[in-house]
RNA sequence: GCUUGAUAAAGGCAAACUAUCCGAAAGGGUAGCACGCAAAGGUACCGGCCCUGUCACUCAAGAUCGAGACAGGGCAGCGGGCUUGCCGGG
Numbered sequence: 001g002c003u004u005g006a007u008a009a010a011g012g013c014a015a016a017c018u019a020u021c022c023g024a025a026a027g028g029g030u031a032g033c034a035c036g037c038a039a040a041g042g043u044a045c046c047g048g049c050c051c052u053g054u055c056a057c058u059c060a061a062g063a064u065c066g067a068g069a070c071a072g073g074g075c076a077g078c079g080g081g082c083u084u085g086c087c088g089g090g
Stems, first nucleotide, its partner, number of pairs: 002090004012037002017032006035077001041083003045080003048075008057066001
């Protein structure tokens, strides 16, 4: 440097739920807990999903639902990409 996660050690992270705070919402912060994780470290570049708004469709009309386009926001614990990194094996 490449490859790999069988065994082991040092350690790391923390779903749901609960409490509290922030947000219109999706969702996020902190604390507890422990479902899981070898990148469950970072990053919205690609796909996907979620929320909000606008437009146009449908309709006799209004509203709701729906599927669509566009804009903004979110999810990195949905997959891929990029990037950084601990330990062990080859």
A computed fold for a 90-nucleotide RNA from a Desulfobacteraceae bacterium, annotated as c-di-GMP-I riboswitch aptamer. It was read from a public genome assembly, where an Rfam model found it. Lineage of the source: Bacteria > Pseudomonadati > Thermodesulfobacteriota > Desulfobacterales > Desulfobacteraceae. The model forms 95% of the base pairs in the Rfam consensus.